[in-house]
Formats: sequence, C1' cells, structure tokens
RNA sequence: CGAGUCAGCCAGGCAACCGCUGAUACAAUUUCGUAUUGGAGGAAAGUCCGGGCUCCAUAGGGUAGAACGCCUGCUAACGGCAGGGGCGCGUGAGCGUACGGAAAGUGCAGCAGAGAGUAGACCGCCUCUAACUUUUGAAGUUAGAGGUAAGGGUGAAAGGGUGUGGUAAGAGCGCACCGCGCAGCUGGUAACAGUUUGCGGCAAGGUAAACCCCGUUCGGAGCAAGGCCAAAUAGGGAUCCUGAGGUGCGACCCGCACUGGAUUCGGGUAGGCUGCUAGAGGUGUUCGGUGACGAAUAUCCCAGAUGAAUGGUUGCUACGACCUUUUUUAGGGUCGGACAGAACCCGGCUUAUGGCUGACUCAAUUU
Repeated sequence: CGAGUCAGCCAGGCAACCGCUGAUACAAUUUCGUAUUGGAGGAAAGUCCGGGCUCCAUAGGGUAGAACGCCUGCUAACGGCAGGGGCGCGUGAGCGUACGGAAAGUGCAGCAGAGAGUAGACCGCCUCUAACUUUUGAAGUUAGAGGUAAGGGUGAAAGGGUGUGGUAAGAGCGCACCGCGCAGCUGGUAACAGUUUGCGGCAAGGUAAACCCCGUUCGGAGCAAGGCCAAAUAGGGAUCCUGAGGUGCGACCCGCACUGGAUUCGGGUAGGCUGCUAGAGGUGUUCGGUGACGAAUAUCCCAGAUGAAUGGUUGCUACGACCUUUUUUAGGGUCGGACAGAACCCGGCUUAUGGCUGACUCAAUUU
C1' cells in the first nucleotide's frame, strides 16, 4: 500500500419559528382555548416460521396428511439460536451443511462397453483335439472344446491397492503391509476420535431435497378475531332435505354437544365505543456460563392514528467526499447523505441499504 474474513455501533445533534396529533391539568360547555409532556425502523418490508390473545367449543381417540431429522444445550416455542462432531469448500483468516436408514422393499444412472449390482469375456493369456504349412523344432496358421479375469480397451464409476510366492496361464489362491468389517481398550455427557489389542480374506457399489422405512412434533380461523351501544328495515318470500335425521368442529371414522338445516330472491344498516398498548418489556450494575442465555437488584414508561397524525423552514455543528494552504495531531472553500413509513402484540428468519470502528488472514515492495 492492496485484497479479503469476522464482529460491534450509528442511522445525525442543538436551537428558533410555524404546523399536526396522543395523554394529563385547568378553563369552556356556542366557539374550542392555555400549559406541560410524548410522538415511525434496523429492517416498520416479505407474510416465510413460532407464539401470546380472541372465537369455534364441553374438547377427546384413531386413520390419512404435513413439517423436521448428527450430538449436547438455550428458549414461551420454533423449521430459530449457541457450542461441539462428521463431511465438503478456501493458500488462509474462515464459510457451508441438503447430516436418521441402502443388509425391509421398489425405482433411477443416457451413450459407450463383454459386463453397471446375487452385475462379465470384446482384444488377450494358457491347455487339449483336428487339419494345414514347414527350416521337422509343441514353431506358425485356422477351427473346435475347456480354463482364466493378472494385462489391454469402454466408461463418471468395472468383483480393494502395492509387493511377493505359487500356477498350464492366472486369481486373496497363500503371505507381508495398507485398506475394510466386527469386537476390545483409552478419551469424551454425547455425536465421535485414537489404537504397536485381537479376530476375519472381507465388499451384496452409488442414489432417499427419488418413492419408501424409522423417530419426534402438529385442531382450525384470525383484530376485517371478538365484545358493547345506538339506529333502520320486511319477526319478508320461494324451493329442497328432514327426527334412528340434521348441524357443529381443516379431510375421513368413532366419540361428544345441540335440536332443525341448505339454496335463492328481495329489503335495511355500513354509525359510535372497545379490543388498542405496562409487556415472555427496555436500560444499568453484579454474579454464573466458552456461548446462546439465566438469576438477583436498581431504574424507566418509550406512538396508538382510523382515509389514517408523528411535519416544514432557517442557523450553527457532527460525519463523509473533493479541492486548496507549510496554521499540517491543523486552517479555508465547495458538495453530499442510503434502504425506506407503525395499524393487536412479541421472538426469529429472509431481503434492501449509507457510514464508522476493532481484530485477524494473504500477496507485493522497502528496511
């Protein structure tokens, strides 16, 4: 000086003037006024998960279906997070994880190749028989029978690898080492790791984000849920099923509860209040823990709108970029500020995005 990896913080501040709105107090009950005080996010976004809360509803069992899938923890819970293990990627700091089971079964892997999973003989190598040639030698050629899978070829992948002995030629056929499987021992809560402990010639490969098997979990609908008040109309009409029937609860069955239900035509209303913000809450300190987080204690109240408020202007200043000046740990000037707006609430994940800081890694150059 450059390129990267991981983590944290901020999302400008102060003041003045004007404007909107919630709460409290006073005043005023025709008007609405005065004072104090609060007023969009780190993602409010996506609606992808999990809940709180409300209703079905008194609330069960099973089948099917769906989701997740290494181990141990955290959490109200989760498909989330933390710490580890295995596998993979990267020179590295680090990152990813689609990570239960292939010896329960089914399926799939084009072409090539003899053969692609209880998967093989194309070229070769060896033995025998017959014929022919012949330099008369088990030397060559052709055909047939048998043996072989060490050599060659095809392929992404071919019945473990290297060496050695043996064989007609070979082959874990034997042996040594490596690999693999099973058991033991050691470490670890565990997933797993190690092994100069032993046995075994040992493989029936891959793929399950293919079907499947196994384990765990799982009612539904949603604040436009729901509750209250006021007002208005038509306590309307027609058709169908109907009491061993019907309706209700995501599908089906059982069970339970209730006692009518479905379709359609027509009429009225669309107003107000509530739910609606004090919480699985925030912040500080201490302790425990590698960590996610937990406990104790102290302190704070931090939007509740309803066609939808939370804003505008000006000045100074902070930050960043560029230019300039020996005021250089500095002075001056110009310019700039991203993604983006709460609507019942909370915990996550994913996506968009400006700036600052710290630690670590790698390459080059110089000393």